[in-house]
Context: one part of a larger RNA
Parts: sequence; structure tokens; C1' cells
RNA sequence: CUGGGCGUAAAGCGCGCGUAGGCGGUUUGCUAAGCCAGAUGUGAAAGCCCCGGGCUCAACCUGGGAACUGCAUUUGGAACUGGCAGGCUAGAGUACGGUAGAGGGUGGUAGAAUUUCCUGUGUAGCGGUGAAAUGCGUAGAUAUAGGAAGGAAUACCAGUGGCGAAGGCGGCCACCUGGACUGAUACUGACGCUGAGGUGCGAAAGCGUGGGGAGCGAACAGGAUUAGAUACCCUGGUAGUCCACGCCGUAAACGAUGUCAACUAGCCGUAGGGAUCCUUGAGCCGUGAGUGGCGCAGCUAACGCACUAAGUUGACCGCCUGGGGAGUACGGCCGCAAGGUUAAAACUC
Repeated sequence: CUGGGCGUAAAGCGCGCGUAGGCGGUUUGCUAAGCCAGAUGUGAAAGCCCCGGGCUCAACCUGGGAACUGCAUUUGGAACUGGCAGGCUAGAGUACGGUAGAGGGUGGUAGAAUUUCCUGUGUAGCGGUGAAAUGCGUAGAUAUAGGAAGGAAUACCAGUGGCGAAGGCGGCCACCUGGACUGAUACUGACGCUGAGGUGCGAAAGCGUGGGGAGCGAACAGGAUUAGAUACCCUGGUAGUCCACGCCGUAAACGAUGUCAACUAGCCGUAGGGAUCCUUGAGCCGUGAGUGGCGCAGCUAACGCACUAAGUUGACCGCCUGGGGAGUACGGCCGCAAGGUUAAAACUC
């Protein structure tokens, strides 16, 4: 090189954008690099293979042939791939009219609740648990009424509902802004797909600087439990959780299923479009784009998947190759650090 794989056995990068590269719709003409055929030259000898010959045979030696699948030059061909030139509209995109949405950013604002503070009422308990105790309370708590402050999160609506590439996104209002779907026409004319490197985004925790701090709450303290209890339970409680800016770059970042395209029975739901039909209804029917449940063929080791494929194919990328050692050591790169990333071997079964 060839080969087999990647939902759960080892294996899909967390997700995009995109460079090189790889691959690429339809048609006409030209070209002749790839491709096909012929010719010529070359492809040393020996060896291998075939037919002979010589040692009594064989090994061995020896003659001839074939072969040397290659390279170069040249002649011809033009279906396919490539190149050049021109055209097309089915891919892709643009313009226009609508639609839905927790998509993103900034600013404002609302009510419920918790906590704290102030004032009133009121009196001996409250709280907590399996049971208790620590704790709070006669310096007047808990409860209750009124007022004030402050922070965080938005009950119901709420839905295998919606939006987003993923992470993720949920009160209301305004402004700024990305994408999708759909309809009918017009336009551009292959402008496309994938994507090594690269680059951006990326939950939580963590880190830096400055704010903020209601509730919750690692660490920590105390009370219980227990043989012990560095836990589970309880009372407290600091970082943190929140905001701004800057890092970190990892997750069971999961659908454990890469992206794009084409094709392949049906049935039922759901949410957003637009179309037909009438009997205008909480109607019927078909349509393209989502999201779910079943299910045939097919696939699968089985489980299961099954037009949202794990079916049948194509394009491109990533990854796997027995378990442990080990996602470790060393080195490189990145980081303030924590650490991340790339990534072995000895040895052992």
C1' cells in the first nucleotide's frame, strides 16, 4: 500500500466558520494532460518460465525462445476525467410579501416570596428531628399588622411545545441585532460540498481586578447518629453563586449516532406556514419545513434502528487496532495558577 470498523464491544473532534487539498449539475465546441490502440527504440548478462543439448540420472553446466507487466519517441482515437471558450437552470444564492419563536445584546420596569431593620398588637415559648440536641427567645422571640431596605430568581401559562451550530435560552416593555420557515414572481448562473492546519464560540467549577451579597452554600464550627462517623440528619457559616472586564477551554459537551446529497411501505400525534374543497365547522383534504410515538422491507451479535436510518449509495473529514501501565512520564505548545493539549516506553497478564 491493500483490509475491517466507529449507537451500547476500541473508535465521531463539544460546536461552527474557513485556508490548502479532495470531490463536484446540465449542454455545445476546441484541446489532447490523464485514458485507449498501433509502430519504433530501449528494457545488459545471469536468474525465473518453455523447448532442446552435455556430464550413466539429478543437482549442475550449456544453446535457443519467451518474458522483463517499464520508460522514451511517434502515429491515430475522443466516450469518460481534466483544461480553454460559450450556453442553460433542476444545485446554491439575491430581491419582494408574509409568519412563528425562552435566538443574541443593552437599558428600563412589575408582582409574589425569603431575609434584615423600624413601629404596633401580644406572651412563653420558637425552631428542628426518626427521636433529640446545638441554636433563637422575658434585653420580649415565634405568630400577626403596617412601613422601609436590599439581593437573587421569575409560580401559573408550560407542552416527548418553541428557538439556537453547539454550549444553551423562560416575568413584562423599548431599542439594536442574527437565523429559520413560507408564498408568488423576477434576477445571478455552478457562484457548490467537505475541510488537514488555522480561527471563533464554548455548561459548571476555578483564577485575576473592582463591585455586590437576600437566599442557598464547598471549607469550617457545633449538635446528633454510630463500635468509630473526618459522612448521610440538624443548627450556624466563609469562599462561591450575582454584576463588569479579562483568563481558563474542560464535561455522561450524549442522540454515547461527523457534515452534505440522493433514493427506499405505511399509520397516529404535535407546533409554525401557505393551498384546495364545501355543508363555514372545535370541518375535510393534500403540501413543503420541524418535532415525537408505532411499524414493513432492509440492516444488526443482540438490544434495537427503521424518510429525523443504525436501510441502499456517493463526497470529504476525524478516529480505532487486546487489558493494565496511562490519557500517565519526558519534551514541545498554551495558561497567572489550577491545569489543558499533543503523547510514549520498560514491565506485566
Small-subunit ribosomal RNA, central domain from an uncultured prokaryote, 349 nucleotides, folded computationally. It matches the Rfam family "Bacterial small subunit ribosomal RNA". Clan: SSU clan. The coordinates come from a structure-prediction model, not an experiment, and the mean pLDDT is 88.